[in-house]
Transfer RNA from a Candidatus Harrisonbacteria bacterium, 73 nucleotides, folded computationally.

RNA sequence: GCGCCUGUAGCUCAAUUGGUAGAGCAACCGUCUUAUACACGGUAGGUUCCUGGUUCGAUUCCAGGCGGGCGCA
Numbered sequence: 001g002c003g004c005c006u007g008u009a010g011c012u013c014a015a016u017u018g019g020u021a022g023a024g025c026a027a028c029c030g031u032c033u034u035a036u037a038c039a040c041g042g043u044a045g046g047u048u049c050c051u052g053g054u055u056c057g058a059u060u061c062c063a064g065g066c067g068g069g070c071g072c073a
Stems, first nucleotide, its partner, number of pairs: 001072007010025004019056001027043005049065005
């Protein structure tokens, strides 16, 4: 330099062919316990990498850019 894959909560990942973004762990609060842990219940946490385009509507489709991974040279 070229090709392919990828970017969503603090972390790991969903979101079934475009229709109002969720789970587990972690954090916080509560129940339980003499206390801690375990277990159970609840709460908060997101400009879905950025900028444009298509559309009534974009995490999803298209273009460009940026970051990461793999391969070829």